[in-house]
Background
This is a predicted structure of a 349-nucleotide part of an RNA (large-subunit ribosomal RNA, domain IV) from a Pseudomonadota bacterium. It matches the Rfam family "Bacterial large subunit ribosomal RNA". Rfam links the family to the GO terms ribosome and structural constituent of ribosome. The source organism's lineage runs through Bacteria, Pseudomonadati and Pseudomonadota. The full RNA is in RNAcentral, with records from ENA.

Context: one part of a larger RNA
RNA sequence: CUCGGGAAGGAACUAGGCAAAAAAGCUACCCGUAACUUCGGGAGAUGGGUUCCCUACACCAUUCGGUGUAGGGCGCAGCGAAAGUUCUCCAGGCGACUGUUUACCAAAAACACAGGUCCCUGCUUAACUCCCAAAGAGGAAGUAUAGGGGCUGAGGCCUGACCAGCACCCGUGUGUUAUGGUUGGGGAUCUCUAUCCCUUUUAUAGGGGAUGGAGGUUCACCGGCUUAAGCCACGGGUUAGCGUCGGCGGUAACUCUGACCGUCCGAAGGUAGCGUAAUCCCUUGUCGGGUAAGUUCCGGCCUGCAUGAAAGGCUUCACGACUUGGAGACUGUCUCCCCGAGCUGCCCG
Numbered sequence: 001c002u003c004g005g006g007a008a009g010g011a012a013c014u015a016g017g018c019a020a021a022a023a024a025g026c027u028a029c030c031c032g033u034a035a036c037u038u039c040g041g042g043a044g045a046u047g048g049g050u051u052c053c054c055u056a057c058a059c060c061a062u063u064c065g066g067u068g069u070a071g072g073g074c075g076c077a078g079c080g081a082a083a084g085u086u087c088u089c090c091a092g093g094c095g096a097c098u099g100u101u102u103a104c105c106a107a108a109a110a111c112a113c114a115g116g117u118c119c120c121u122g123c124u125u126a127a128c129u130c131c132c133a134a135a136g137a138g139g140a141a142g143u144a145u146a147g148g149g150g151c152u153g154a155g156g157c158c159u160g161a162c163c164a165g166c167a168c169c170c171g172u173g174u175g176u177u178a179u180g181g182u183u184g185g186g187g188a189u190c191u192c193u194a195u196c197c198c199u200u201u202u203a204u205a206g207g208g209g210a211u212g213g214a215g216g217u218u219c220a221c222c223g224g225c226u227u228a229a230g231c232c233a234c235g236g237g238u239u240a241g242c243g244u245c246g247g248c249g250g251u252a253a254c255u256c257u258g259a260c261c262g263u264c265c266g267a268a269g270g271u272a273g274c275g276u277a278a279u280c281c282c283u284u285g286u287c288g289g290g291u292a293a294g295u296u297c298c299g300g301c302c303u304g305c306a307u308g309a310a311a312g313g314c315u316u317c318a319c320g321a322c323u324u325g326g327a328g329a330c331u332g333u334c335u336c337c338c339c340g341a342g343c344u345g346c347c348c349g
C1' cells in the first nucleotide's frame, strides 16, 4: 500500500458519517402501504411473511408435469455456489421537471426548457444576419397562427403607485443645418457704345489711356429667398422600457403603542405578499421546539443597517451525484488501538 478479523461502547471522529460497515438483493411470490397531491403520483413508500425435501388430498394438463391446502423431515444456512448493487425515514433552502456546462481543479442554486409578455417585420432584397457590405447567400422555396430580437421561466394565487429624469414613439415649428434651385452684389473676361486726354497724319481717320453705360460668359468670393432627415424647443403617450417608490412633530382615563391630527417636500411616497432570510450590520436579536448541553436547524415575532412584485412576489405535487438540520439501522470514523495475509521499501546475511 491492498485486504481479512476484532472485546465493551456505537459518530463520542470530523468542516461534514468522508471512508467503511450494515440493510437489501437473482426485475421472485404473498400480505400490506402514510402525510401530501397538479389525482398521474408519492410507491418497490415504510413494514411483515414465504423460498429445500417427503407424504396425502383437490384441481389443471396429461409424455415427463404444474398449482393449491394440510401434515411430516433435515441442515449453520433452502435465490444454500458465482456474478451483478443507490440503506431507509423526517423537516427546510434553491431550481418546477428530463436535459446542458468550465475537454485537463467548479455539474451547481449557473445555462436551457415548455409556458408568459414586450418590441421589430406587409415581403419589387420583410425585419435581421454572413461576406470582399458588390454580386450572391441565409431568413424561406416561409408570409404576422410567420420570422427575428429582449426579458421572465412548469403549474396555482397574483403582478400595486409614479411619465418628474433618461430612453423610445406620435405630433407641431418665423429655432438650427448640408446639398440643390433661384436671385442679387463683387471679381475676371469678351462685345458694343458715350465723354475726355495723349499721340501719328494735310485731313477724314488710326493707335493708346481714363471715366461711365448696355449686353454675354464665367468664378474655389459675399448675401437674400426656397428646400430634408437629424439636432433643438414645445405638446402628448409608453414602465412585463431604464428606473424611482419620504421626513418631522403631537395625540387614547396606569404605562406602552398610536387607529387620529398637523406640517414640509416630492412625479409618486413600497400595495399584496414574504421577512434576522443564499438578503439583518448590531447578532449567538427575542420566544418556543429539538439536545443533558444547539453561533447550526425548525416554527413564531418584526425594530426590513439595506425585502418586495416578469433584474418577477409568494406558494407548490413530483424530481435532484445540489445544499442544510434531525432520526433509525450499522459499523475501527472514534474512545484506543490490536492481530493476521499478500505486495513494496529499508536494514542484516
Base pairs, nucleotide, nucleotide: 001342002341003340004339005338006337008335009334012333017330024085028050029049030048031047036041038154052073053072054071055070056069057068058067059066060065074078087328088327089326090325091324092323093322094320095319099111100110115152116151117150118149119148120147121146128138129137130136155315156314157313158312160245161244162243165242166241167238168237169236170235171234172233173232175231176230180226181225182224183223184222185221186219187218188217189216190215191214192213193212194211195210196209197208198207199206200205246264247263248262249261250260273307274304285301286300287299288298289297